[in-house]
RNA sequence: GCGGCUGUAGUGUAAUGGCUAUCACUUUGGCCUUCCAAGCCAACAAUCCGGGUUCGAAUCCCGGCAGCCGCA
Numbered sequence: 001g002c003g004g005c006u007g008u009a010g011u012g013u014a015a016u017g018g019c020u021a022u023c024a025c026u027u028u029g030g031c032c033u034u035c036c037a038a039g040c041c042a043a044c045a046a047u048c049c050g051g052g053u054u055c056g057a058a059u060c061c062c063g064g065c066a067g068c069c070g071c072a
Stems, first nucleotide, its partner, number of pairs: 001071007010025003018055001027043005048064005
């Protein structure tokens, strides 16, 4: 330099173009317990960036950035 794949809460992960974005762990609060742990309930927190298509984009298209793999 070229090609392929990937990018979503603090971490991992789901999501036919219909989203008010899923679940688990973590964190915080409460319940329980003599206390702790475990368990139960609740809350907070996310679509890499910029354009385009569309009634509607995390999803499709273009460009960029980052990571991984391969070729040179």
Transfer RNA from a Candidatus Methanofastidiosia archaeon, 72 nucleotides, folded computationally. Its Rfam family is "tRNA". It is annotated as a transfer RNA. The RNAcentral record of the sequence draws on ENA. Model confidence (mean pLDDT): 82 of 100.